[in-house]
RNA sequence: CUCAUCGAGAGGGACUGAGGGAACGGCCCGUUGACGUCCCGGCAACCGCCGCGAACCUCCUGCGUCACGAACCGACGCAGUCCGCGGAAACGGUGCUAAUUCCGGCCCGGGGCGAGGUCCGCCUUCCGGGGAAGAUGAG
Numbered sequence: 001c002u003c004a005u006c007g008a009g010a011g012g013g014a015c016u017g018a019g020g021g022a023a024c025g026g027c028c029c030g031u032u033g034a035c036g037u038c039c040c041g042g043c044a045a046c047c048g049c050c051g052c053g054a055a056c057c058u059c060c061u062g063c064g065u066c067a068c069g070a071a072c073c074g075a076c077g078c079a080g081u082c083c084g085c086g087g088a089a090a091c092g093g094u095g096c097u098a099a100u101u102c103c104g105g106c107c108c109g110g111g112g113c114g115a116g117g118u119c120c121g122c123c124u125u126c127c128g129g130g131g132a133a134g135a136u137g138a139g
Stems, first nucleotide, its partner, number of pairs: 001139006011040005019029003024104003041097003046093002049087005060080007101133001106130005111123004
C1' cells in the first nucleotide's frame, strides 16, 4: 500500500498499584484493585489442514510413467497454485476474551425541539446509509 471482517462469542488465579477505555467531546470501568505482566482456561475460525464444485489446463511447483545404474533434458498424465461452498478444532501461525470498534465528530436522507410554514439553530447516545480514523488477519 491492497483486500476481507469488525451488532455474535468467550474468565479465573498470582504479581503490581492509579489510572484505563488509541486522540478529542461524551459516557463508562477503577483502591470491593481497573489498566498492565505472567500462568492456566475459554471463544472464534483469518491463514494453514480436509472434502466437494467451478474455472484453468499458458507459465510455474510437486509427483508418476515413457525409462534404462543414477541425474539432467523432453513428452504425456495427475495434483497444486486462483475462486466458491462446506467441515474439523486433535496438530501448526495469529487473534480475541466489559460496554456494537462503548457512542459521536465529516457527508446525505428521515424524525423531533425552539408557540413556527420558510430560513436558522439545536438534538454529539433519535433512526437509517455512506465516509474518516482505528483494530485484526492475509498478501
SAM riboswitch aptamer (S box leader) from uncultured Nocardioides sp., 139 nucleotides, folded computationally.